Molecule: SAM riboswitch aptamer (S box leader)
Organism: uncultured Bacteroidota bacterium
RNA sequence: CACUUAUCCAGAAAGACGGAGGGAAUGGGCCCUGUGAUGUCUUAGCAACCCGGACGGGCCGGGUGCUAAUUCCCAUCUUUAUGGACUCUUAAUCAGAGCUUAAAGAAAGAUAAGGU
Numbered sequence: 001c002a003c004u005u006a007u008c009c010a011g012a013a014a015g016a017c018g019g020a021g022g023g024a025a026u027g028g029g030c031c032c033u034g035u036g037a038u039g040u041c042u043u044a045g046c047a048a049c050c051c052g053g054a055c056g057g058g059c060c061g062g063g064u065g066c067u068a069a070u071u072c073c074c075a076u077c078u079u080u081a082u083g084g085a086c087u088c089u090u091a092a093u094c095a096g097a098g099c100u101u102a103a104a105g106a107a108a109g110a111u112a113a114g115g116u
Stems, first nucleotide, its partner, number of pairs: 001115001003114006013043005021032003026075004044067003048064006071108001076106006083099001086098004
């Protein structure tokens, strides 16, 4: 870092430094933040993946990771369902499209293990 696979509603905070915005990016919402956030370091903790050990199972050690809020929520695409008071196509009906709401999936992102 192209690519592949798996997981993402569970879990887990204190201190020091530092001093303004932050929650990946864009827009919106919501939230955190001078009672010091985000970040860095130390310690502690969690236990998702991998490695090793033991084992009936729970487990132990190590590597990576993580420790506000579902990946904080919504958006973009597809499918299914839904509604009819609206708009468009039609002379009109039917039908279709837009639109509303909901669900599932994809996409995007993060992490791990492969791979280059």